[in-house]
RNA sequence: GGUUGGUGCGGCGAUGGAAUCCGCCUAUUCCACCUCGAGGAAAAUCGCCCGCCCGGGCUGAUGACUCCAGCCCCGCU
Numbered sequence: 001g002g003u004u005g006g007u008g009c010g011g012c013g014a015u016g017g018a019a020u021c022c023g024c025c026u027a028u029u030c031c032a033c034c035u036c037g038a039g040g041a042a043a044a045u046c047g048c049c050c051g052c053c054c055g056g057g058c059u060g061a062u063g064a065c066u067c068c069a070g071c072c073c074c075g076c077u
Base pairs, nucleotide, nucleotide: 001034002033004032005031006030010025011024012023013022016068017067018066020064021063047058048057049056050055
């Protein structure tokens, strides 16, 4: 460095924070194998509708669940 496999520091799951659980990505070379005498990460993810652009319309603060905070509605004081 390459291929395949393993592990996963870490990252991600359309609007904030946290616990628990689930899923996804990931070797920047950690392990195994092969080859060589070079090399200096990427992905997951980033909502829907009017065919696309322009322009316009719409749902949800969760991946799931609970809590807190924000927003909206109703009732009471």

This is a predicted structure of a 77-nucleotide RNA (Fluoride riboswitch aptamer (crcB RNA motif)) from an Opitutaceae bacterium. Rfam family: Fluoride riboswitch aptamer (crcB RNA motif). Its family is annotated with positive regulation of gene expression and response to fluoride in the Gene Ontology. The coordinates come from a structure-prediction model, not an experiment, and the mean pLDDT is 76.